[in-house]
RNA sequence: AGGCUCGUAGCUCAAUUGGCAGAGCGCUUCUCUUAUACAGAAUAGGUUGCUGGUUCAAGUCCAGCCGAGCCUA
Numbered sequence: 001a002g003g004c005u006c007g008u009a010g011c012u013c014a015a016u017u018g019g020c021a022g023a024g025c026g027c028u029u030c031u032c033u034u035a036u037a038c039a040g041a042a043u044a045g046g047u048u049g050c051u052g053g054u055u056c057a058a059g060u061c062c063a064g065c066c067g068a069g070c071c072u073a
Base pairs, nucleotide, nucleotide: 001072002071003070004069005068006067007066010025011024012023013022019056028042029041030040031039049065050064051063052062053061
């Protein structure tokens, strides 16, 4: 320098051929306990890496940029 894969909650990952952004763990609160842990219940937490484009509608499709990994030279 070129090519391929990937970027979604604090972490690990879903989201079906474009149609309501979710799960598990974790955080917080409550119940339980003398207290802690376990167990149960509830809540909060997201500019879907960034900027544009297509579309009635984009996490998903297209372009550029940034970052991570792999391969070739």
Molecule: transfer RNA
Organism: Patescibacteria group bacterium